[in-house]
RNA sequence: UCUUAUCCAGAGUGGUGGAGGGAACGGCCCAAGGAAGCCCGGCAACCGGUCCGCCUUGGGGUGUCUUGCCCAAGGCGGGAUACGGUGCCAAGUCCGACCCUUCGGUUUAGGCGAAGGGAAAGAUGAGA
Numbered sequence: 001u002c003u004u005a006u007c008c009a010g011a012g013u014g015g016u017g018g019a020g021g022g023a024a025c026g027g028c029c030c031a032a033g034g035a036a037g038c039c040c041g042g043c044a045a046c047c048g049g050u051c052c053g054c055c056u057u058g059g060g061g062u063g064u065c066u067u068g069c070c071c072a073a074g075g076c077g078g079g080a081u082a083c084g085g086u087g088c089c090a091a092g093u094c095c096g097a098c099c100c101u102u103c104g105g106u107u108u109a110g111g112c113g114a115a116g117g118g119a120a121a122g123a124u125g126a127g128a
Stems, first nucleotide, its partner, number of pairs: 001128007012040001014039003020030003025096003041089003045086004049081004053076008093121001098118007
């Protein structure tokens, strides 16, 4: 850089540190009652592992047969686990920005306000 999935859940009264932070622009916020960063702690979205469950197929033993039992392989858009790899821990990705729809107010349009849908941009995982 490209492809693809997801982005309404979750996570600290800790230590250190000292003035910034929320991607960028416009807002609106957070912050000396202490920002970023670092440490500890936590969360569990994705990939892998492990365990359980379910389904399918094959095999085994008993048996007249069925149900059931045992084993193995495969599958699951089921559950658990924080073990490994990433990630994350204010606000929906904090909101908007471009397009569309509905509503409000307006004589009409534009612009404005409210709600909704989509795109763009971004973030994270997995793959290339």
Predicted 3D model of a 128-nucleotide RNA (SAM riboswitch aptamer (S box leader)) from a marine eukaryotic metagenome. Of the family's consensus pairs, 97% are formed in the model. The coordinates come from a structure-prediction model, not an experiment, and the mean pLDDT is 80. Its Rfam family is "SAM riboswitch aptamer (S box leader)". Gene Ontology term of the family: regulation of gene expression.